[in-house]
A computed fold for a 526-nucleotide part of an RNA from Paenirhodobacter enshiensis, annotated as large-subunit ribosomal RNA, domain I. The organism belongs to Paenirhodobacter, within Bacteria. Rfam family: Bacterial large subunit ribosomal RNA.

Context: one part of a larger RNA
RNA sequence: GGCGUUUGGUGGAUGCCUUGGCAGUAAGAGGCGAUGAAGGACGUGGUACUCUGCGAUAAGUCCUGGGGAGCUGAGAACAAGCUUUGAUCCAGGAAUUUCCGAAUGGGGAAACCCACCUGACAGUCAGUUGUAAUUGCGUUAAGCAGCUUACAACGGGCUGAAACAGGUACUUAUGACCUGAAUACAUAGGGUUAUAAGAGCGAACCCGGGGAACUGAAACAUCUAAGUACCCGGAGGAAAGGACAUCAAGAGAGACUCCGUUAGUAGUGGCGAGCGAACGCGGACCAGCCGAGCCGUAAGGGCGAGCAGAACCAGUUGGAAAGCUGGGCGAUAUGGGUGACAGCCCCGUAUGCGAAGCCUGAUCGGACGUAUUAAGUAGGGCGGGACACGUGAAAUCCUGUCUGAAGAUCGGGGGACCACCCCCGAAGGCUAAGUACUCCUUACUGACCGAUAGCGAACCAGUACCGUGAGGGAAAGGUGAAAAGCACCCCGACGAGGGGAGUGAAACAGUUUCUGAAACCGGACG
Numbered sequence: 001g002g003c004g005u006u007u008g009g010u011g012g013a014u015g016c017c018u019u020g021g022c023a024g025u026a027a028g029a030g031g032c033g034a035u036g037a038a039g040g041a042c043g044u045g046g047u048a049c050u051c052u053g054c055g056a057u058a059a060g061u062c063c064u065g066g067g068g069a070g071c072u073g074a075g076a077a078c079a080a081g082c083u084u085u086g087a088u089c090c091a092g093g094a095a096u097u098u099c100c101g102a103a104u105g106g107g108g109a110a111a112c113c114c115a116c117c118u119g120a121c122a123g124u125c126a127g128u129u130g131u132a133a134u135u136g137c138g139u140u141a142a143g144c145a146g147c148u149u150a151c152a153a154c155g156g157g158c159u160g161a162a163a164c165a166g167g168u169a170c171u172u173a174u175g176a177c178c179u180g181a182a183u184a185c186a187u188a189g190g191g192u193u194a195u196a197a198g199a200g201c202g203a204a205c206c207c208g209g210g211g212a213a214c215u216g217a218a219a220c221a222u223c224u225a226a227g228u229a230c231c232c233g234g235a236g237g238a239a240a241g242g243a244c245a246u247c248a249a250g251a252g253a254g255a256c257u258c259c260g261u262u263a264g265u266a267g268u269g270g271c272g273a274g275c276g277a278a279c280g281c282g283g284a285c286c287a288g289c290c291g292a293g294c295c296g297u298a299a300g301g302g303c304g305a306g307c308a309g310a311a312c313c314a315g316u317u318g319g320a321a322a323g324c325u326g327g328g329c330g331a332u333a334u335g336g337g338u339g340a341c342a343g344c345c346c347c348g349u350a351u352g353c354g355a356a357g358c359c360u361g362a363u364c365g366g367a368c369g370u371a372u373u374a375a376g377u378a379g380g381g382c383g384g385g386a387c388a389c390g391u392g393a394a395a396u397c398c399u400g401u402c403u404g405a406a407g408a409u410c411g412g413g414g415g416a417c418c419a420c421c422c423c424c425g426a427a428g429g430c431u432a433a434g435u436a437c438u439c440c441u442u443a444c445u446g447a448c449c450g451a452u453a454g455c456g457a458a459c460c461a462g463u464a465c466c467g468u469g470a471g472g473g474a475a476a477g478g479u480g481a482a483a484a485g486c487a488c489c490c491c492g493a494c495g496a497g498g499g500g501a502g503u504g505a506a507a508c509a510g511u512u513u514c515u516g517a518a519a520c521c522g523g524a525c526g
Base pairs, nucleotide, nucleotide: 003526004525005524006523007522008521009520015514016478017477020449021448022446023445024444025443026442027441028440029438030437031201032200039100040099041098042055043054044053046078049075050074051073061094062093063092064091065090066089070082071081072080105114106113107112115168116167117166118165119164121160122159123158124157125156127154128153129152130151131150132149133148135145136144137143170198171197172196173195174194175193176192177191178190179189205236206234207233208232209231210230216223220270246253247252257284258283259282260281261280267275268274288430289429290428291368294366295365296364300360301359302358303357306353307352308351312327313326314325315324316323328344329343335347336346337345379403380402381401382400383399384398385397386396389415410425411424412423413422414421465472466471485513488500489499490498491497
């Protein structure tokens, strides 16, 4: 040095677990904001820091209701207290709510700086009124007159270092007032003031205005990708659309939206790649109108802090019983916890009930209102765009530009166009439901994951860290039933670490803690 047997170290795989995720279902909610939001900064405790809560009334204040013995949030104790005169806690309502932030008095390098006006407050000046004191007259008294002082109240003027409260942005609309051109009256315009509204944030869904390229066509230009991504504007709980100037075809249907089918059909297409309907049929839902509007009333219903809520003992193994044995009981009863596996130990659940508040709401009542046939339109020329339809035989729809009718005896359509026939009435407007989505709330579910998985994040994670910045972005769960977390002694440096002792079922469960594989590194023996 190798091999074998064995015993350790290191390491953190595996097993088991789950506080966290993922995907849904059913309901709810679908907004918050100048009454200052979302998001923050800074504070706030007897206590240094972080999280949570809260805001100089600062882990909180007040009221109403519930509840009934403990409580002063967590990491975590200690101190000091509160509480049956009902605390902590839960529900509802109210108050407070620093500074930044749309941020809005002006500024600004967010959480800072600098203001003005008014008020309150303080001082002072004079005034009015009242009370008290004082002087004179009056013999006293009743009373009258006057001056001064003090105090109080009221309204007014002036001043005020610091501190306090309110107001002071812009735009739009409406009202009032002052001004005021061309231009005489006026009007436009300007200004002041009052009241109201808007502004910003938010995950997707929706409508509108703009609008790519990679790519595919095995290259590439029409085409495709795609009206997609992205940008902008706007709105709602949905939005959009919507009550036939529609389809159809000799028979008829009867607003719109969504789904299935028709159908990868008819078409369209460097007839390439590709793109791709409609009629009809079957369903979901149904509603029509010219206010399906507004204000109140309110039987009933729902949510709702919460209340009641069945039934078990003994023996035995064990550290521990819910296991096993024996004998019982309950069941309209998921589930979770308890020292191993509990219908009957605990919390609950099924079921029944429930205040305020909120929502819904049959009914009844009130206040007003009630369009009237649509012209620079339809159509046409040129250029584009949308229609499944790439200019085509190209109807239909929209319009940048130039034009430009008719008036129901009229007009539009039925895929060039014409006739007949049929259908409909444009150029005003509103409209629930069926449909789309989920930042969020509640309940429940899973041949979903189980810590390299599942959200990036089970843990103080959009953190630490990286980057000038936009931005990128981790790792990290488990003692034990209970800290009972090793008093005391010894070695050692009054260490680290270890040996005893003790706790515990177990300490090879000792905070680097369940289990503890392999790689890797040792010891002993042969």